Description
Transfer RNA from a marine eukaryotic metagenome, 65 nucleotides, folded computationally. Its mean pLDDT, the model's own confidence on a scale to 100, is 81. It matches the Rfam family "tRNA". It is annotated as a transfer RNA.
């Protein structure tokens, strides 16, 4: 310095958690595949603190460079 959907990552100055790959469904095809269209999927590492509100800030642990 990092931890946010299975992966990989994004959320600007505290204000509706999102994007691609993957899955799943439909068109399309003789059938796969590609292509097009949708549609699910989050205790944002845990635990406290500040605030009308925390992914964001402040402490603390815990894992990882």
């Nucleotide at each position: 310095c990092c931890a946010u959907a299975g992966c990989u990552c994004a959320a600007c100055u505290g204000g509706c958690a999102g994007a691609g790959c993957a899955a799943c469904u439909g068109a399309c095809u003789c059938u796969u595949a590609a292509u097009c269209a949708g549609u699910a999927g989050g205790u944002u590492c845990g635990g406290g603190g500040u605030u009308c509100g925390a992914u964001u800030c402040c402490c603390u642990g815990u894992g990882g460079g």